[in-house]
RNA sequence: GAGUCGACCGGGCAGUCGCGGCACCGCAUGCGGUGUCGAGGAAAGUCCGGGCUCCACAGGGCAGGGUGGUUGCCAACGGCAACCCGGGGUGACCCGCGGGACAGUGCCACAGAGAAGAGACCGCCGGGCCGACGCGCGAGCGCCGGAGCCGGUAAGGGUGAAACGGUGGUGUAAGAGACCACCAGCGCGCCGGGUGACCGGCGCGGCUCGGUAAACCCCACCCGGAGCAAGGUCAGGAGCCGGUCCGUGAGGACCGGUGCGCAGGUGUUCGAGGGCGGCCCGCCCGAGCCUGCGGGUGGACCGCACGAGCGUGCCGGUGACGGCGCGCCCAGAUGGAUGGCUGCCGAACGGGAGGCCGCGAGGCACCCGGGAACAGAACCCGGCUUACAGGUCGACUCGU
RNA sequence: GCCCCUGUAUCCCAACGGCAGAGGAAGCGGUCUCAAAAUCCGUACAGUGUCAGUUCGAAUCUGACCAGGGGCA
Numbered sequence: 001g002a003g004u005c006g007a008c009c010g011g012g013c014a015g016u017c018g019c020g021g022c023a024c025c026g027c028a029u030g031c032g033g034u035g036u037c038g039a040g041g042a043a044a045g046u047c048c049g050g051g052c053u054c055c056a057c058a059g060g061g062c063a064g065g066g067u068g069g070u071u072g073c074c075a076a077c078g079g080c081a082a083c084c085c086g087g088g089g090u091g092a093c094c095c096g097c098g099g100g101a102c103a104g105u106g107c108c109a110c111a112g113a114g115a116a117g118a119g120a121c122c123g124c125c126g127g128g129c130c131g132a133c134g135c136g137c138g139a140g141c142g143c144c145g146g147a148g149c150c151g152g153u154a155a156g157g158g159u160g161a162a163a164c165g166g167u168g169g170u171g172u173a174a175g176a177g178a179c180c181a182c183c184a185g186c187g188c189g190c191c192g193g194g195u196g197a198c199c200g201g202c203g204c205g206g207c208u209c210g211g212u213a214a215a216c217c218c219c220a221c222c223c224g225g226a227g228c229a230a231g232g233u234c235a236g237g238a239g240c241c242g243g244u245c246c247g248u249g250a251g252g253a254c255c256g257g258u259g260c261g262c263a264g265g266u267g268u269u270c271g272a273g274g275g276c277g278g279c280c281c282g283c284c285c286g287a288g289c290c291u292g293c294g295g296g297u298g299g300a301c302c303g304c305a306c307g308a309g310c311g312u313g314c315c316g317g318u319g320a321c322g323g324c325g326c327g328c329c330c331a332g333a334u335g336g337a338u339g340g341c342u343g344c345c346g347a348a349c350g351g352g353a354g355g356c357c358g359c360g361a362g363g364c365a366c367c368c369g370g371g372a373a374c375a376g377a378a379c380c381c382g383g384c385u386u387a388c389a390g391g392u393c394g395a396c397u398c399g400u
Numbered sequence: 401g402c403c404c405c406u407g408u409a410u411c412c413c414a415a416c417g418g419c420a421g422a423g424g425a426a427g428c429g430g431u432c433u434c435a436a437a438a439u440c441c442g443u444a445c446a447g448u449g450u451c452a453g454u455u456c457g458a459a460u461c462u463g464a465c466c467a468g469g470g471g472c473a
Base pairs, nucleotide, nucleotide: 001398002397003396004395005394006393007392008391009390011345012344013343014342015341016340017339019038020037021036022035023034024033025032026031027030040374044385045384047383048382049381050380051379052227053226054225055224059281060280061279062278064223065222066221067220068219069083070082071081072080073079084098085096086095087094088093099218100217104216105215106212107211108210121157122156123153124152125151126150127149129146130145131144133142134141135140165183166182167181168180169179170178184208185207186205187204188203189202190201191200192199193198231302232301233300234299239258240257241256242255243254244253245252246251260294261293262292263291264290265289266288273285274284275283309328310327311326312325313324314323315322316321349369350368351367352366355364356363357362401472402471403470404469405468406467407466410425411424412423418456427443428442429441430440449465450464451463452462453461
């Protein structure tokens, strides 16, 4: 000088005016005062996982969805760590939706002869046919050319993303794993190492078998559904239902349930509807449910801020992480608080001057201006992903 | 706050993973008309919201973002 990886910070101080929560005090029922606390590394996207709550228990099978190297960590995960394999880089290091394509099915457009146990367009070779020439007394033979009739051939050309191993030889009419040697791959067996993924070695088999599963599918493992607008408590008018009591009766009073009114349909043990999102089985709750028209409200409190919590020290582990000790309490709004102004300091950035160091790239210093990225809680937590001006620290690599 | 759906030309909408994209309305030019509408003829306009990945090949399959719409007391 050029890079790689990891951790952290991401405006500071003071004054003043406000905003929300909590505690106390004062007046007094909604204000005032004092004290104290008051956004983030992503609070975001809502992509995974869990806590919590309700659905009776959270049942079985099918269907459906998800995950996918191995061993671990974790409450759990599609997360994390270490390792294996493959690929990239000189290297530090980085990337990988990384099971199965000899269980089966499908697809592989165009081009090309042929696209999956394939294929003859050109070429090469053999036979037959035609013609010229030569030889022979002759049947015919030899040689050259043509046409493309029959057959052989996968070496060569050409097409394609992909053409059914590669090189050399034997062989042959020409050729070909047809055969042989070596190399590459695959499968099987044995030995050694590793918890394992896997790695190394030896031997055998001509076995040479295309790709695609982010196509259906197969294998292994996991998943019940909904979500704090979950859910609970309190208050609650008319109406409706049930029960008890009073009254000869019309009716009235009280208690419980439901929780707007009207109309229509359907149902109460021969059971509507529901738990249950798709189906079946099984279990259970059970008196309402459905449709249409019209109207009202959206009250208070809990859930809800002590938690897989934060900081720090030691120990175990390569690491993710775990254990023990000590210390700390750290937002809770519901039209939704966490901000504005002033002063000082100030990184980036822009301009000026041309000073010092260095061979140089560049670094340091001076003057003026300038003023801080992305963004913002809403039940909570662990991750992932995405956005982010700039800065600090540590470890490492390559070059000089 | 939570839960879903959609994205192709100006608009509405097609398209088994295969020539990279069909159609209708609107537009433009012509025909007709005194002029216009309708009719008829012709014609332009997309690279499928963006960026990656899988695949020989992506509007289609997968992931992450972006934009729009709907529902829930």
Two RNAs folded together computationally: RNase P RNA and transfer RNA, 473 nucleotides in total.